A computed fold for a 73-nucleotide RNA from an archaeon, annotated as transfer RNA. The coordinates come from a structure-prediction model, not an experiment, and the mean pLDDT is 82.

RNA sequence: CGCGGGGUGGAGCAGUUGGUAGCUCGUCAGCCUCAUACGCUGAAGGUCGUGGGUUCGAGUCCCACCCCCGCCA
Numbered sequence: 001c002g003c004g005g006g007g008u009g010g011a012g013c014a015g016u017u018g019g020u021a022g023c024u025c026g027u028c029a030g031c032c033u034c035a036u037a038c039g040c041u042g043a044a045g046g047u048c049g050u051g052g053g054u055u056c057g058a059g060u061c062c063c064a065c066c067c068c069c070g071c072c073a
Stems, first nucleotide, its partner, number of pairs: 002071006010025004019056001027043005049065005
């Protein structure tokens, strides 16, 4: 160089044929408790790897590039 898989809040992952971006853990606040933890409730936190294209509309489709993992030589 070639082929395949992946990149989505702090972490691990979903996102079904294009139609409002979600789950678990974590963080913060409140309730509970003498207090902490557990438990319950709520909130913050995402330009979906980068840049273009198609479309009324893109995490999803197309192109190029970057990074990670694997395969072949």
Rfam family: tRNA. By type it is a transfer RNA. About the family: Transfer RNA (tRNA) molecules are approximately 80 nucleotides in length.